About this RNA: A computed fold for a 1664-nucleotide part of an RNA from an Erysipelotrichales bacterium, annotated as large-subunit ribosomal RNA, half A. It was read from a public genome assembly. The coordinates come from a structure-prediction model, not an experiment, and the mean pLDDT is 84.

[in-house]
Context: one part of a larger RNA
RNA sequence: GGCGUACGGUGGAUGCCUAGCCACAAAGAGCUGAAGAAGGACGCAACGAACGGCGAAACGCGACGGGGAGCGGUAAGUACGCAAAGAACCGUCGAUAUCCGAAUGGGGAAACCCGGCACUUGUAAUGGAGUGUCAUCCUAUGUUGAAACAAUAGGCAUAGAGAGAGCAACCCAGCGAACUGAAACAUCUAAGUAGCUGGAGGAAAAGAAAACAAAAGUGAUUCCCUGAGUAGUGGCGAGCGAAAGGGGAGGAGCCCAAACCGAUCGAAGGAUCGGGGUUGAAGGACCACGACAGAGCAAGACAGGAGCUAGUGGAACGGCAUUGAAAGGCCGGCCGAAGAGGGUGCAAGCCCCGUAGACGAAAGCGAGAGGAAGCGAAGUGGGAUCCUGAGUACGGCGAGACACGAGAAAUCUUGUCGGAAGCAGGCGGGACCAUCCGUCAAGGCUAAAUACUACUUUGUGAGCGAUAGAGAACCAGUACCGUGAGGGAAAGGUGAAAAGAACCGCGGGAGCGGAGUGAAAUAGAACCUGAAACCGUAUGCCUACAAGAAGUCAGAGCCCGUUAAAGGGUGAUGGCGUGCCUUUUGUAGAAUGAACCGGCGAGUUAUGGUAUCGUGCGAGGUUAAGGGGAGAACCCGGAGCCGAAGCGAAAGCGAGUCUUAAUAGGGCGGAAGUACGAUGACAUAGACCCGAAACCGUGUGAUCUAGCCAUGGCCAGGUUGAAGUUCAGGUGAAACUGAAUGGAGGACCGAACCGACUACCGUUGAAAAGUUAGCGGAUGAGCUGUGGCUAGGGGAGAAAUUCCAAUCGAACACGGAGAUAGCUGGUUCUCCCCGAAAUAGCUUUAGGGCUAGCGUGGAGAGAGAACGUCAUGGAGGUAGAGCACUGAAUGUACGAUGGCCCCAUCCCGGGGUACUGAGUAUAAUCAAACUGCGAAUGCCAUGAGGGAAUGCUCUGCAGUCAGACUGUGGGUGAUAAGGUCCAUGGUCGAAAGGGAAACAGCCCAGACCGCCAGUUAAGGUCCCAAAAUAUAUGCUAAGUGGAAAAGGAUGUGGGGAUGCACAGACAACUAGGAGGUUGGCUCAGAAGCAGCCAUCCUUGAAAGAGUGCGUAACAGCUCACUAGUCGAGUGACCCUGCGCCGAAAAUGUACCGGGGCUAAGCAUAUUACCGAAGCUGCGGAUUAACAGGAAACUGUUAGUGGUAGGGGAGCGUUCCAUGGGCGUAGAAGCCGUACCGUAAGGAGCGGUGGAGCGCAUGGAAGUGAGAAUGCCGGUGUGAGUAGCGAGAUGUAGGUGAGAAUCCUACACACCGAUAGCCCAAGGGUUCCAGGGGAAGGUUCGUCCGCCCUGGGUAAGUCGGGACCUAACGCGAGGCCGAAAGGCGUAGUGGAUGGAAAGCAGGCAGAUAUUCCUGCACCCGCGAUAGGAAUGAAGGAGUGACGGAGAAGGCUAGUGUGACCCGCUGAACGGAUUGCGGGCGAAGCGAGAUAGCAGGUGUACAGUAAAAUGCGUACACAGGAUGCAAGGCGUGAGAGGUAAGGGAACCCGAAAGGAAGUACCGAAGCACAUGAGGCCAGCUUCCAAGAAAAGCUUCUAGUAAUAAUCCUAUAGCGGCCCGUACCAAAACCGACACAGGUGGGCAAGGAGAGGAUCCUGAGGUGAGC
Repeated sequence: GGCGUACGGUGGAUGCCUAGCCACAAAGAGCUGAAGAAGGACGCAACGAACGGCGAAACGCGACGGGGAGCGGUAAGUACGCAAAGAACCGUCGAUAUCCGAAUGGGGAAACCCGGCACUUGUAAUGGAGUGUCAUCCUAUGUUGAAACAAUAGGCAUAGAGAGAGCAACCCAGCGAACUGAAACAUCUAAGUAGCUGGAGGAAAAGAAAACAAAAGUGAUUCCCUGAGUAGUGGCGAGCGAAAGGGGAGGAGCCCAAACCGAUCGAAGGAUCGGGGUUGAAGGACCACGACAGAGCAAGACAGGAGCUAGUGGAACGGCAUUGAAAGGCCGGCCGAAGAGGGUGCAAGCCCCGUAGACGAAAGCGAGAGGAAGCGAAGUGGGAUCCUGAGUACGGCGAGACACGAGAAAUCUUGUCGGAAGCAGGCGGGACCAUCCGUCAAGGCUAAAUACUACUUUGUGAGCGAUAGAGAACCAGUACCGUGAGGGAAAGGUGAAAAGAACCGCGGGAGCGGAGUGAAAUAGAACCUGAAACCGUAUGCCUACAAGAAGUCAGAGCCCGUUAAAGGGUGAUGGCGUGCCUUUUGUAGAAUGAACCGGCGAGUUAUGGUAUCGUGCGAGGUUAAGGGGAGAACCCGGAGCCGAAGCGAAAGCGAGUCUUAAUAGGGCGGAAGUACGAUGACAUAGACCCGAAACCGUGUGAUCUAGCCAUGGCCAGGUUGAAGUUCAGGUGAAACUGAAUGGAGGACCGAACCGACUACCGUUGAAAAGUUAGCGGAUGAGCUGUGGCUAGGGGAGAAAUUCCAAUCGAACACGGAGAUAGCUGGUUCUCCCCGAAAUAGCUUUAGGGCUAGCGUGGAGAGAGAACGUCAUGGAGGUAGAGCACUGAAUGUACGAUGGCCCCAUCCCGGGGUACUGAGUAUAAUCAAACUGCGAAUGCCAUGAGGGAAUGCUCUGCAGUCAGACUGUGGGUGAUAAGGUCCAUGGUCGAAAGGGAAACAGCCCAGACCGCCAGUUAAGGUCCCAAAAUAUAUGCUAAGUGGAAAAGGAUGUGGGGAUGCACAGACAACUAGGAGGUUGGCUCAGAAGCAGCCAUCCUUGAAAGAGUGCGUAACAGCUCACUAGUCGAGUGACCCUGCGCCGAAAAUGUACCGGGGCUAAGCAUAUUACCGAAGCUGCGGAUUAACAGGAAACUGUUAGUGGUAGGGGAGCGUUCCAUGGGCGUAGAAGCCGUACCGUAAGGAGCGGUGGAGCGCAUGGAAGUGAGAAUGCCGGUGUGAGUAGCGAGAUGUAGGUGAGAAUCCUACACACCGAUAGCCCAAGGGUUCCAGGGGAAGGUUCGUCCGCCCUGGGUAAGUCGGGACCUAACGCGAGGCCGAAAGGCGUAGUGGAUGGAAAGCAGGCAGAUAUUCCUGCACCCGCGAUAGGAAUGAAGGAGUGACGGAGAAGGCUAGUGUGACCCGCUGAACGGAUUGCGGGCGAAGCGAGAUAGCAGGUGUACAGUAAAAUGCGUACACAGGAUGCAAGGCGUGAGAGGUAAGGGAACCCGAAAGGAAGUACCGAAGCACAUGAGGCCAGCUUCCAAGAAAAGCUUCUAGUAAUAAUCCUAUAGCGGCCCGUACCAAAACCGACACAGGUGGGCAAGGAGAGGAUCCUGAGGUGAGC
């Protein structure tokens, strides 16, 4: 270390439970609100927070009922109270009810700010406090009253329980999608759906015939059943889809306008009111006659009142044992109009609450039925006149609605244009016309039957039981996320009772061990049960030469001892052996999916037709809605449906009918159904589950970013030197030139600031875009703060498909919605029987579908049918063959035609040709699209015999349409492919076994199960490794065997044919190989041998005018050829067996499976053996058929591989019914186990557990998990690994259980235009003190921005409001618009701007321009004194404004000093030296300088009225007057400060702390420099640079008496909000994050400088 066992930890499955939910039923109720709702904010208790309750009268107040002993909520505890004088608690009626919210006095960033009026209160007065009231619109009334006489609009007042807003669904109306379906898509569909909007009610809407119908009739509307998926409609596609009629529920009818009469008003047309009147067989008015009755009523007073809102009563049990406990057991009783249910320490009719049954209300609500008053029809006749709904009906054009899509299109509605009749009339009856019938539009009201359920009460469930059921059983729409709309969790259980562990020990604690409680503590609060993953401890067996999909079969040894059985654990060694799923032709596959475990997780339901099965009835079967009923029983209900007759287009006929001339033929027909239930598949619905990218609707977003608008801010320093100007020169004058001056510029260099060109780093980062080093712009088209505007079919865009909140070729959120997905993935228990396909046709079809083919189940008919073999008879044109045909193609011969050459050329011609080559002949060939020939096989027909075989017909249900390799025949390709396409077999697919080393497709062979039996196939028999070292005859020498071609070779065996050879071959050796001649030519030379030509002759046995080497050329060597020696075979060729070379690759021999083999290779022949899940034997299971049997069963025969798929039979889970049982003497669950069953599965026993649960027979399903990159939770591995986020620490001391990290001190180091100090935004207690250390802090921790407890923010002057206005927002009236709403006037909001009065010091743990001290200032009030008319919401002035530049006057600041002060200064004194310091406000006062501005009078257009103002014009005088900063004086003999000196109270045993604290304590000058600050101006440029309030002034007006105004003095008054802390560890970035974040201050040395380096003040040493 492995397996096993035992015991634990972790974890939270399972079981049990339920406090919560889901669904439905019955009944109720169906609204609340200006009398302030719904919903909130903030408060209220003796005690912190929260939930619930309540509202400043605040855990509650009053009255009336109930109730009856306790009570002060959850919620214990302490304290203190209430209650028999009746508390608490429950019900009814009242009171109170802060602030926000329709929100309503005005405003507003909801819960806040600011007001007017009246009254009350307080003050001398102001300020203050309280109560009430004050919005808008509408309606009504009154009054007033424009342009414009009257009138109207308008204004004002009064009144109104008027409206406004909320609310789940239902209802009506306006507007109105898209995905989707149509296998695309446009009409169509989805759908008038979703959504938005308006409005109403408890219901809404509709509704009393200008209706339907059809020769008969009905009699408003609504809803249900049916008619009917009919008639229709429809790219006549997908689909859409009536009505009449019938059956039911319910039932209800009425009122105006007009004619006519009257009244009032009016000059009149006429208006208003009253009467009258309301209809279609027309009615009414009108005239005449007659009557006075009362059907009925929806509105309704009233009485009475079921019932509801609290409650009361309510029968009957004991004992014994067990137990912690009895309700279970045993024994003996009782009640029942009550044996529903719940509780009680276990399972209770009789213990408790209840239950059946019976009672009960002061007060409030109150159904149904009743119903006074009141309202209230009418009759007969007449037919002259009048009335009976007008821009209407209707028509044209264009739309919409009707089931009906423009259609033959009636009917309804109407945008537009036209436009009737009027009772002798009109409209309708599906174009239209006629006849007939029905009916009376253009006015209105109307219950019930119907729809829905946020809410209340009661009840029920073959509903759930904590991953379920609501998202939420629990303080959940919470925590948390997001700017926002919006999104949205997790989390239940101690015990009967807290009896919740006193006390002791260890420990800083956490915790642990004892003790104790309890039935139990492995029920101890992280608490019932307590599975698995995962992590341990102990141990039985095994394990250190071993190669392993980890098992399986065999098996020794060791250990144990059982549900007693062929026992269990382990396993040395051997044989065999590449997971699961999915998808595929095919996967160990290196193709997909899964880290592991647990839980959850997918063919359901409704309706319809269809097939089969079951049941009932049967020529019939059956009801639907509805009614009755306690009812899912049962009864009623016959409308309707299906069937009993068909045929035909129809008329029609009918067991027939149609076709037809036909009595002929042919087609169709002449079979029991129907209702319900179950099952299969289908259709319509999301339809097996999960999954898009998208489309549409309505909203939310410009805190990011883009542009724009308004208002503010910022840019160190240096450089250049435009125009213009001046001077000089120059000219007739100019131009021009020079020097100065000047200070322009999308100018230059360069920090801040803004950007982002390069590179490294970073890339699970420090950072979801950064760091470092360089880089670009840096007075401009610059950058930036605050506030605002623009919105998705859109905005913005110096333009990139760029940005619009880390998202952009169309944002985000929610909804339509479960869009659709011919696509991918997944789809859960068992066994038995059968068992495919990867083909054809069609297809916007090719990875999809339909039909056929092939599979399966059922029923039926019927015959040797399908199939195979044999026999007989056929059709045919392939293989082969052939070349007459059609073509191709070769040689030869002849050779037309044409060309070329020569002769001729006037014509006729002639000759040649090694050119072309038809055609013919001959020889030999080729063909898928050639055939004068032609098989085998296959196919068709007939017949024979054969099998427990198949086939055929009808019908339910499929799957399959990607195939693969191999043999053969072909196409294509290259006679390539593991290529591709056909045909025909096989295998795989869907097939295991044996062989081929291993190896889907090859060879053999088809696995029901068992056997330590036999026998064979392919293939084998030396060893691995079962069987021949078999036999016989050859071959191979190459390890050929055991990889390969062209080509090569004197390898070797066999065969054949042919040369030479004893007249001496072949080979070897010896000798010769000569002469003419150096052949001729060429050449410098060429002599056999550079080259060209020729290649003869002679000698001879033979010898080339030369085969090769060689020389400059010769020479030389050699060959051919000849002779000799030798003495027997030798040369070349053809066919063939086995070999050889050709033969180089990548991790390692590596081309026999290895060893190895000369056979153990190859060929031929023979015998034996091995060898499989084949075959046989023995035993068993099961299926089918047949036989026997009543059945059980038995026998025979044949079967039993299997994917997609079909069929059959079962197991298990949850719940229900019935029956019968088990259980505290121990149910379920969990753990273990060697038992049973063919399987799913089922028992027994032991342990744990502590209250429920089996069995049988049926029923109903949220019914079975290993995979879906599934969902949720837990736990591993990686791994004690990466990392610990810019940077300097060290020492000593202290504290403490513990110190690198906390405190103190001393060193050292760092920043210093910041890492210092102060503000705005934002945050919200982080601030300060004391205590703590679980968690947070990337280590530690005694520490903290952490936790606990307590404390802290003080304003007339600071900021904001009570003041103003900008962009922009809202917006009375108004204008526009389907609605919602949009715009906008008066107004009203709105700072980033205008206006506007405080400085210095001190104190403190935490605040200070706020408290304190000192010195100031502003506004108001009344009083006193003095003076004066005052004075707009109107006029005017001022307020009031740009950039750049240069200069001036100053100040802050800084420096220096020999000046002043202090200290230092030897033992002392003094001096030099050295060190340090030399501060000081607002306000008030006097005076000055600089520059700039002028003043007075008169007249007059204008200034919406007026003006003395403003403006304009004229005149006069002459610089009065007005305005600085700063300095000076005062404030201030204040205050403050360095060095130095230096206590005490108090605490403590002391040391010491307090504390170097309180207190004391000097000088305060001069010069230099000098701003981006202050002041007043100037120059220049073009882009020409807010508004209002305030202030000043002017009148209108108001007053003539008091008020009002101004000045002075002393008093009095001065409201609300903010104020702590942070400025980066407290903001924005998920973090204690190297990023980002607006403004102010700006020291010294060096320097141009805010660059840079070093320092000051101050801060820091960065949490390993």